[in-house]
This is a predicted structure of a 95-nucleotide RNA (c-di-GMP-I-GGC riboswitch aptamer) from an Anaerolineales bacterium. Its mean pLDDT, the model's own confidence on a scale to 100, is 82. Of the family's consensus pairs, 94% are formed in the model. It was read from a public genome assembly, where an Rfam model found it. The source organism's lineage runs through Bacteria, Bacillati, Chloroflexota, Anaerolineae and Anaerolineales.
RNA sequence: UAUCGAAAAGGCAAACCCGCCGUGAGACGGGGGCGCAAAGUCAUGGGUCUAUCAUUUUCGAAUGAGAUUUUUGAUAGACAGCCAGACCGCCGAAU
Numbered sequence: 001u002a003u004c005g006a007a008a009a010g011g012c013a014a015a016c017c018c019g020c021c022g023u024g025a026g027a028c029g030g031g032g033g034c035g036c037a038a039a040g041u042c043a044u045g046g047g048u049c050u051a052u053c054a055u056u057u058u059c060g061a062a063u064g065a066g067a068u069u070u071u072u073g074a075u076a077g078a079c080a081g082c083c084a085g086a087c088c089g090c091c092g093a094a095u
Base pairs, nucleotide, nucleotide: 002095004092005091011036012035016031017030018029019028021026034081040087041086042085044084045083046082047079048078049077050076051075052074053073054072058067059066
C1' cells in the first nucleotide's frame, strides 16, 4: 500500500412493537437485534416500489352512474441494508 480481514476499542441497526408525519411507497424518534468493514455520503445509470393523469382490459344500471384488475406511457416521488458508479473514511494480526 491492497482487490486483505485476525484482534481490540468504538460504530451502524433488519424483521417486529410503540409514537408521530405522509394519499402512498416510505421518513423521523424510542424499544429491539437479523446482520454489516463502508449497513458512511450522493438517486448519476440500471432495478424495485408509490401517487396522479392518460391509455388499455374486465365487470356493471345498458342513453351508461360507477367499480376493480391488467398493459403501456408521461409527470412527481420513495428506496443507498438490490447491483453498478462517484466522493470520503477507523483499526492493522496473518498474507